[in-house]
RNA sequence: CGAGCCGGCCGGGCGGCCGCGUCAUCCCAUGGUGGAUGCCGAGGAAGGUCCGGGCUCCACAGGGCUAGGUGGUGGGUAACGCCCACCCGGGGUGACCCGCGGGACAGUGCCACAGAAAAUAGACCGCCGUCGGCACCGGUUUUCCGGCGUCCGGCGGUAAGGGUGAAACGGUGGUGUAAGAGACCACCAGCGCGCGAGGUGACUCGCGCGGCUAGGUAAACCCCACCUGGAGCAAGGUCAAACGCAGGCGUUCGAGGGCGGCCCGCCCGAGUCUGCGGGUAGACCGCUGGAGGCUGCCGGUAACGGCAGUCGUAGAUGGAUGGUCGCCCGUUGCGGUUCGCCGCAACGACAGAACCCGGCCUAUAGGCCGACUCGUCCG
RNA sequence: UCCCGCGUAGCUCAAUUGGCAGAGCAGCCGGCUGUUAACCGGCAGGUUCCAAGUUCGAGUCUUGGCGCGGGAGCCA
Numbered sequence: 001c002g003a004g005c006c007g008g009c010c011g012g013g014c015g016g017c018c019g020c021g022u023c024a025u026c027c028c029a030u031g032g033u034g035g036a037u038g039c040c041g042a043g044g045a046a047g048g049u050c051c052g053g054g055c056u057c058c059a060c061a062g063g064g065c066u067a068g069g070u071g072g073u074g075g076g077u078a079a080c081g082c083c084c085a086c087c088c089g090g091g092g093u094g095a096c097c098c099g100c101g102g103g104a105c106a107g108u109g110c111c112a113c114a115g116a117a118a119a120u121a122g123a124c125c126g127c128c129g130u131c132g133g134c135a136c137c138g139g140u141u142u143u144c145c146g147g148c149g150u151c152c153g154g155c156g157g158u159a160a161g162g163g164u165g166a167a168a169c170g171g172u173g174g175u176g177u178a179a180g181a182g183a184c185c186a187c188c189a190g191c192g193c194g195c196g197a198g199g200u201g202a203c204u205c206g207c208g209c210g211g212c213u214a215g216g217u218a219a220a221c222c223c224c225a226c227c228u229g230g231a232g233c234a235a236g237g238u239c240a241a242a243c244g245c246a247g248g249c250g251u252u253c254g255a256g257g258g259c260g261g262c263c264c265g266c267c268c269g270a271g272u273c274u275g276c277g278g279g280u281a282g283a284c285c286g287c288u289g290g291a292g293g294c295u296g297c298c299g300g301u302a303a304c305g306g307c308a309g310u311c312g313u314a315g316a317u318g319g320a321u322g323g324u325c326g327c328c329c330g331u332u333g334c335g336g337u338u339c340g341c342c343g344c345a346a347c348g349a350c351a352g353a354a355c356c357c358g359g360c361c362u363a364u365a366g367g368c369c370g371a372c373u374c375g376u377c378c379g
Numbered sequence: 380u381c382c383c384g385c386g387u388a389g390c391u392c393a394a395u396u397g398g399c400a401g402a403g404c405a406g407c408c409g410g411c412u413g414u415u416a417a418c419c420g421g422c423a424g425g426u427u428c429c430a431a432g433u434u435c436g437a438g439u440c441u442u443g444g445c446g447c448g449g450g451a452g453c454c455a
Base pairs, nucleotide, nucleotide: 001375002374003373004372006370007369008368009367010366012328013327014326015325016324017323018322020041021040023038024037025036026035027034043350047361048360050359051358052357053356054355055232056231057230058229067228068227069226070225071224072086073085074084075083076082087101088099089098090097091096102223103222107221108220109217110216111215124162125161126158127157128156129155130154131153132152133151134149136147137146138145139144170188171187172186173185174184175183189213191210192209193208194207195206196205197204198203236285237284238283239282243277244276245275246274247273248272249271256268257267258266259265292311293310294309295308296307297306298305299304329348330347331346332345333344334343335342336341380451381450382449383448384447385446386445389404390403391402392401398435406422407421408420409419410418428444429443430442431441432440
C1' cells in the first nucleotide's frame, strides 16, 4: 500500500422566529374555559412483539396424566431460548466464522428413481461341488464300463468379482479353500470394556483386551433429563353524576331554587332532600427513582460482581416533540484558482415513546477509534 | 395490548407419509368458418413471498424476516 476479519462509538451542532404538550406561578373568568411567563420535552433501535422478568388481579393440599418448551460442559444473571469461557464437529492459507450440539443395541415408521438386494437378512449375472439328462470319444458288445463338458435341469455351497445408488453389512495385503468368506493372520479405520495420566466438567492422551462391525433419519413418532398455573396497565384500585331501593317534606295550606352574605320583596316552580346498594359516563391513582447511568478502585481470563463518589427534568389518553431562517460541520456535483483554497447548488439515513426493565431479531445515509490476519514492496 | 390464519403461473386453486410442481380460465400459434364466437390441436408461462438450516432430496420440516387478512378485550 492492497485485500480482509473482529470489537466499540457517534449518528449533525449553535442561535432567532412561529407552533404543539406536561408541569409550576400569575391574571381574566368560573361553563368540560382562555391568556401570560418560565423549566422541560424520543431512540440506538422507542420498531417486530420473538423470549425472560418486575408489578397487578384471579386460581392453587400432594401426586399423576396431558400439552408446550429447552437440550455439549462449566460459569454469569432477578430470569431467559440471552451472555462469557471452554470442549466436540464443520468451513477458511489465516485473523476468524458457523452449529436446534442428549439418545438410532427401548420400540415403531420412512429411505423415491436406479439396483439382485435399502436393513436383519437376502442372491440377478458369475464362481464351485454333486446328481440326472443329452451330445461326443475309447474299450467291449445287442441292454455294459470308463473318460470328457463347448449344452440343459435339480439339489447344495459362496458372497471375492460385476454394475446401481446419497447410502451396500469394515479397508488393504496374505494364509486358506472345491470355490470362497474376519474362517484365520498383519497393519489401518471405527465401536465397546478395563486401567493409568490431565481437567471442576464436557473431553483429551496413552496402554491392554474383546467380538471382528452395530447404515442413515429423532428440524418423523418416540425415549431420557430439566423447566413451565392463567391473564395482562383497556392489569388493578379510589372517588363518583346517572340508575335502583327505602324514608322524610311537598304540589296554589307551595318543598326547593335564582336575584353575590342576612331580612323584606320579586321571579321560576313539581318535585326535592337524606340514607343505602352495586358501580356506568367521567375524573384521579397506578405513571415513572430503577435488577438506573457515569467515574474511580478492587475481585474475576471473561460475561459479571463488590465498594466509594457523583448525576438525575418525556409521561400524552384521539394521543405533544414540528416548520422556517441564518451560521457552522460532513458528502456530492459544477465553476474558478496564485494549487494554499474560494464561490454556488443539492443532500444529511432508519425511524418515532404509551406500565417498566434484561435480551434477541430486523431497518439504518454517512463517519470515527482500536485490536488482529494474509499478500506485495522498502529498510 | 393479546391472539389466529394465509402467501404456489397473469387470475382462481390442487399437490397423499418429504420423492419428476399441475388443473381450469386468461395469453400466443395453427385448424374449422364467408367472418367472429364456440369447438379441436399444440405451445409458452414458476426466485412455490424472502433468507438460512435439517435431509441423499424441501412447495411440504425447523428458525428468522416481509406482506396481507381476520378476531378478542369494557358493561349489562